[in-house]
RNA sequence: GCGGCUUUAGCUCAGCUGGUAGAGCUCCUGGUUGUGGUCCAGGCGGUCAUGGGUUCGAGUCCCAUAAGUCGCC
Repeated sequence: GCGGCUUUAGCUCAGCUGGUAGAGCUCCUGGUUGUGGUCCAGGCGGUCAUGGGUUCGAGUCCCAUAAGUCGCC
């Protein structure tokens, strides 16, 4: 230099054919318990890496950029 893949909650990751952004863990509150843990119920938490484009509508499609990773020269 060229090509592929990844980027979504504090962490690990889903998200179908473009149509209201989700799960588990963590954290907070309550219940249960002599206390803690387990278990049960509820809750907080998001610029979907960044900037543009297409569209009535974009996490999803297109372009550029950035970071990480793998390969080729």
The RNA shown here (transfer RNA) has 73 nucleotides and comes from Parcubacteria bacterium C7867-001. Its Rfam family is "tRNA". Rfam describes the family as follows. Transfer RNA (tRNA) molecules are approximately 80 nucleotides in length. The prediction has a mean pLDDT of 80. Lineage of the source: Bacteria > Bacteria candidate phyla > Candidatus Parcubacteria. RNAcentral holds the sequence, with entries from ENA.